[in-house]
């Protein structure tokens, strides 16, 4: 380098859930908290999934109020794809 994670060390991140912030909302983000994780470190490039403010098209006599579509928002802790990168055994 490359494969592997049964064995060691020493670290290392943190789901639910609860506060508190931000956000239309999805979820983000900080604190408490451990179910997990050997890439659960980066990164939305491709599938996948989540949510629609705004826009567009409906229904209702408007008004406003429901509905349907849409991603330009999210999701890295669903999968590949690319990038870096610890330890240990081959």
């Nucleotide at each position: 380098c490359g494969c592997u994670g049964c064995c060691c060390a020493g670290a290392g991140c943190a789901a639910a859930g609860c506060c508190g912030u931000c956000g239309a909302a999805a979820g983000a983000c900080g604190g408490c908290g451990a179910c997990g994780c050997a890439g659960a470190g980066c990164c939305a490039c491709g599938g996948a999934g989540c949510u629609a403010c705004c826009g567009c098209g409906g229904a209702c006599c408007c008004c406003g109020u429901c509905c349907g579509c849409c991603a330009c928002g999210c999701c890295a802790g669903c999968c590949g794809a690319g990038c870096c990168g610890c330890c240990a055994g081959c």
This is a predicted structure of a 90-nucleotide RNA (c-di-GMP-I riboswitch aptamer) from an uncultured Gemmatimonadota bacterium. Of the family's consensus pairs, 100% are formed in the model. The prediction has a mean pLDDT of 88.